[in-house]
Context: one part of a larger RNA
RNA sequence: ACCUACGAGUUACCGUCACAGGCGAGGUUAAGGAAGAUGACUUCCCGAGCCGCAGUGAAAGCGAGGCUGAAGAGGCCGUAUAGUCUGUGGAGGUAGACGCGAAACCGAGUGAUCUACACAUGUCCAGGAUGAAGUCCCGGUAACACGGGAUGGAGGUCCGCACCGAUAAGCGUUGAAAAGCUUCCGGAUGAGGUGUGUGUAGGAGUGAAAGGCCAAUCAAACUCGGAGAUAGCUCGUACUCCCCGAAAGGCAUUUAGGUGCCGCGUCACAUGAUCUGUAUGAGAGGUAGAGCGACCGAUAGGUCAAGAGGGCUUCACCGCCUAUCGCGACCUGACGAACUCCGAAUGCUCAUACACUGCAGUGUGGCAGUAAGGGGGCGGGUGCUAAGGUCCGUCCCCGAGAGGAGAAGAAUCCAGACCGCCGUCUAAGGUCCCCAAGUUCUGUCUGAGUUAGUCUAACGAAGUGUGGUCUCCGUGACAGCUAGGAUGUUGGCUUGGAAGCAGCCAUUCAUUCAAAGAGUGCGUAACAGCUCACUAGUCGAGAGACCGUGCAUGGAUAAUAAUCGGGUAUAAGACAGGCACCGAAGGCGCGGGAUAGUAAUGAUAAAAGUAUCGGUAGGGGAGCAUUCCUGCGGCGUUGAAUGUGACAGGACGACUGUCCCUGGAGCUUCAGGAAAAGCAAAUGUAGGU
Numbered sequence: 001a002c003c004u005a006c007g008a009g010u011u012a013c014c015g016u017c018a019c020a021g022g023c024g025a026g027g028u029u030a031a032g033g034a035a036g037a038u039g040a041c042u043u044c045c046c047g048a049g050c051c052g053c054a055g056u057g058a059a060a061g062c063g064a065g066g067c068u069g070a071a072g073a074g075g076c077c078g079u080a081u082a083g084u085c086u087g088u089g090g091a092g093g094u095a096g097a098c099g100c101g102a103a104a105c106c107g108a109g110u111g112a113u114c115u116a117c118a119c120a121u122g123u124c125c126a127g128g129a130u131g132a133a134g135u136c137c138c139g140g141u142a143a144c145a146c147g148g149g150a151u152g153g154a155g156g157u158c159c160g161c162a163c164c165g166a167u168a169a170g171c172g173u174u175g176a177a178a179a180g181c182u183u184c185c186g187g188a189u190g191a192g193g194u195g196u197g198u199g200u201a202g203g204a205g206u207g208a209a210a211g212g213c214c215a216a217u218c219a220a221a222c223u224c225g226g227a228g229a230u231a232g233c234u235c236g237u238a239c240u241c242c243c244c245g246a247a248a249g250g251c252a253u254u255u256a257g258g259u260g261c262c263g264c265g266u267c268a269c270a271u272g273a274u275c276u277g278u279a280u281g282a283g284a285g286g287u288a289g290a291g292c293g294a295c296c297g298a299u300a301g302g303u304c305a306a307g308a309g310g311g312c313u314u315c316a317c318c319g320c321c322u323a324u325c326g327c328g329a330c331c332u333g334a335c336g337a338a339c340u341c342c343g344a345a346u347g348c349u350c351a352u353a354c355a356c357u358g359c360a361g362u363g364u365g366g367c368a369g370u371a372a373g374g375g376g377g378c379g380g381g382u383g384c385u386a387a388g389g390u391c392c393g394u395c396c397c398c399g400a401g402a403g404g405a406g407a408a409g410a411a412u413c414c415a416g417a418c419c420g421c422c423g424u425c426u427a428a429g430g431u432c433c434c435c436a437a438g439u440u441c442u443g444u445c446u447g448a449g450u451u452a453g454u455c456u457a458a459c460g461a462a463g464u465g466u467g468g469u470c471u472c473c474g475u476g477a478c479a480g481c482u483a484g485g486a487u488g489u490u491g492g493c494u495u496g497g498a499a500g501c502a503g504c505c506a507u508u509c510a511u512u513c514a515a516a517g518a519g520u521g522c523g524u525a526a527c528a529g530c531u532c533a534c535u536a537g538u539c540g541a542g543a544g545a546c547c548g549u550g551c552a553u554g555g556a557u558a559a560u561a562a563u564c565g566g567g568u569a570u571a572a573g574a575c576a577g578g579c580a581c582c583g584a585a586g587g588c589g590c591g592g593g594a595u596a597g598u599a600a601u602g603a604u605a606a607a608a609g610u611a612u613c614g615g616u617a618g619g620g621g622a623g624c625a626u627u628c629c630u631g632c633g634g635c636g637u638u639g640a641a642u643g644u645g646a647c648a649g650g651a652c653g654a655c656u657g658u659c660c661c662u663g664g665a666g667c668u669u670c671a672g673g674a675a676a677a678g679c680a681a682a683u684g685u686a687g688g689u
Base pairs, nucleotide, nucleotide: 001689002688003687004686005685006684011095012094013093014092016090017089018088019087020086021085022084023083026051027050028049032045033044034043035042036041055062056061065077066076067075068074098236099235101233105226106225107224108223109222110221116200117199118198119197120196121195122194123193124192125190127159128158129157130155134151135150136149137148138147139146163187164186165185168183169182170181171180202218205213206212239623240622241621242620243619244618250261251260252259253258263370264369265367266366267365268364269363270362271361276355277354278353279352280351281350282349283348289342290340291339296336297335300332301331302330303329304328307325308324309322310321311320312319373398374397375396376395377394378393379392380391381390382389403414404413405412418592419591420590421589423588424587425586429582430581431580432567433566434565438579440578441577442576443575444574445573451569459554460553463551464550465549466548467547468546469545470544471543472542480538481537482536483535484534486511487510488509491505492504493503517532521530522529593613594612595611596610624678626675627674628673629672630671631670633668634667635666643661645659646658647657648656649655
């Protein structure tokens, strides 16, 4: 992992709702007793008791009324009748209460053969080194002290086996081993090692102290019990078909992943047009916008300008000026979620009319689930007008939605799947090939493989198409070529120099001219030199500047499917338009099924027609299978159940039947009843492979 078997809403009591049945202003017995059966039973008796038939008040009490109250007021609760007993089902309560699952808590016991410490009693430590005290001898002293040499054999002394330990590394890591092996390493006469016997026990022991150790278990051992502890948590929860079908809001919560009430679902009953849409009419309101010489607040520039400051003047007043500020008025401009003189569209409320008939609306009751939502469009807050961010409103979708398009892709576009068909028409999107359908038609553009085929800026550029405005032009433009481009003058100043050309100044003048700047650039130390503006000639037809706009261009940079999904494409690209075609579970056609319910036809019923039939949580309905029981039956050694295979049936399905072989003794229709009543999942349990 697979197969087989087992494996989870049960049972009792209580009240409650629905349905079925009995009786009905009544309903009903419990225990008990009697009779009859003989497995658990049936019938009868018994009316204690319970519910109902009257309420109301705290109560005395009163009573179709009662209470409150001063009240014949008002208010509150009642009065115009339906209950009760049994059964089945739904959910609830009390119980382990759908199943499995803690870590823990408490009680009573069992453990010191491991290990910690202690007690008693034994035992073990090769060899070598060092050489304390003391003693003796010699020297020495007044005597000591002291010096030397021997002797001696101290020490948590040294080196190092056994023994005990465990520093480092390697190996081992489903090991040879649930702690080892190899090499190096520490102690090795001591606070040493070790044998045997004994003691201390669970909030207790023991601990040279690491929360260590207390039998491979320790921040509280192990065993059994309380015990099916509790688990707002996780996982699992078993056959089929049919109808409907949510929520992830609000309020509250020692509440936030739980729960209660409401909202939204479903079923039953009641009600009977109340819902919804459109039109018209009537309303409430201060958003978008706009405005601010209408308030509040903020606000740019200018003109006039009271007043203040500064300066001048004066003995003082007066007066004059202004590189400062500025009330106010005017002109121009512009702003606000918490500004408003204004002010929509929608939406909302009510009324009327018309349309609509949908599991529409509303009420009561039974049963729920949901209360982690998410993406997109639009209107906003927050954030950076960041986020696949976050928080609201509103609509859509996913959730719970399959199909087609988007290369692929929950929520983007199209479109809502009852079943079948090798029919047909379309939607989005497509039509060169992969790949169904145009190498389709008309007209422009692009030359960058731009692009089709993710989004892209400021800025740059005689790319190119197109629209416009202005200027020059056969009295010859623009470009090129030929020639000229002069004189006063080296203008003045400055300067070492400054001569068109370092810098400054200026009525940058004037003259000669076809034309020629007191000079456009290069150049020189300064000149010189080259050139331009300007002019003539030559040439012979358009030229130049600017403002828009289409398509292109640079800007343009990321890491193994690279590349537009690929091939490739000059259209098979872009823009505008036309006609065809393809394309879905959409529409239509043909055949079949289920559900719902009404008018008409019809005696009813049925049929036809019509509509509906995606679906998670969840509600409701109808069935199939398994085991056992009761009743009437049936099948079976001429072969029951079972098993492999083949075939067939049914209105879908759960399923059912027939045949061959197997097997060798039971099986079962129908009508009912009762359940240990259906497995793919629970790191499920056991067995097998």
Description: Large-subunit ribosomal RNA, domain II from Prevotella sp., 689 nucleotides, folded computationally. The source organism's lineage runs through Bacteria, Pseudomonadati, Bacteroidota, Prevotellaceae and Prevotella. Its mean pLDDT, the model's own confidence on a scale to 100, is 81.